Model confidence (mean pLDDT): 84 of 100. This is a predicted structure of a 71-nucleotide RNA (transfer RNA) from a Candidatus Woesebacteria bacterium. Rfam family: tRNA. By type it is a transfer RNA. From the family's description: Transfer RNA (tRNA) molecules are approximately 80 nucleotides in length. The source organism's lineage runs through Bacteria, Bacteria candidate phyla and Candidatus Woeseibacteriota.
[in-house]
RNA sequence: CGGGGUGUAGUAUAACGGUAGUAUGCGCGCAUGGGGUGCGCGUGACAGGAGUUCAAUUCUCCUCACCCCGA
Numbered sequence: 001c002g003g004g005g006u007g008u009a010g011u012a013u014a015a016c017g018g019u020a021g022u023a024u025g026c027g028c029g030c031a032u033g034g035g036g037u038g039c040g041c042g043u044g045a046c047a048g049g050a051g052u053u054c055a056a057u058u059c060u061c062c063u064c065a066c067c068c069c070g071a
Stems, first nucleotide, its partner, number of pairs: 001070007010024004018054001025043007047063005
């Protein structure tokens, strides 16, 4: 320098173009004499920018970070 892939709550991982879920963590409550544990409620995320579209996590382009291949 060229080609390909990945990027979503603190962590891990889903989402035929149409309400962003799940588990875990964290906070509160209940159960227990207390802990562990269980149950209930809550909290919190689409890497950045632009385009297409009535509507974009999803499609297109550029940038950034990481990984792989080639030179």